[in-house]
RNA sequence: CGCCGAAUCCCCAGUCGGGAGCUGGGGAACGGGGGACCCAAUCAGUUGGGGCUAAUCACGGCCGGAGCGCCGUGAGCCGCAGGCUCUUUCAGCGGCAGCCCGUCAGCUAACCCCGCAGGCCGACGAGAGAGGU
Numbered sequence: 001c002g003c004c005g006a007a008u009c010c011c012c013a014g015u016c017g018g019g020a021g022c023u024g025g026g027g028a029a030c031g032g033g034g035g036a037c038c039c040a041a042u043c044a045g046u047u048g049g050g051g052c053u054a055a056u057c058a059c060g061g062c063c064g065g066a067g068c069g070c071c072g073u074g075a076g077c078c079g080c081a082g083g084c085u086c087u088u089u090c091a092g093c094g095g096c097a098g099c100c101c102g103u104c105a106g107c108u109a110a111c112c113c114c115g116c117a118g119g120c121c122g123a124c125g126a127g128a129g130a131g132g133u
Stems, first nucleotide, its partner, number of pairs: 002120003008028008030115005039106001048104001049101004056075007076096005084131007
């Protein structure tokens, strides 16, 4: 320089000789949750249930047994490189983790609440279209 991600920008104050940085407060953009009518749902048993995120589902196998464990396969979803951006086809490489609420939440106008972090280090294909410089 660039990449994943909503996670960037602006203003005021403090700190400071000044600046940067940091801290506190406010705003904008971006992102998420709660929350009517209507609609949906409405039985029984077992299991509580739900949210952020691409991070889900199914099948087969392993272990004396079991598992939300492990190993495969498939489907599905996500990211990366032709270095201006976006969409898309084929091929290639990689990911499918983690965390939160706390017995509770379908959708949902008004309204209410919250986030604005963290992480990474490549030099790596062939096409089509649109826009911009």
Notes
The RNA shown here (c-di-AMP riboswitch aptamer (ydaO/yuaA leader)) has 133 nucleotides and comes from a soil metagenome. The sequence is in RNAcentral, with records from MGnify. Of the family's consensus pairs, 92% are formed in the model.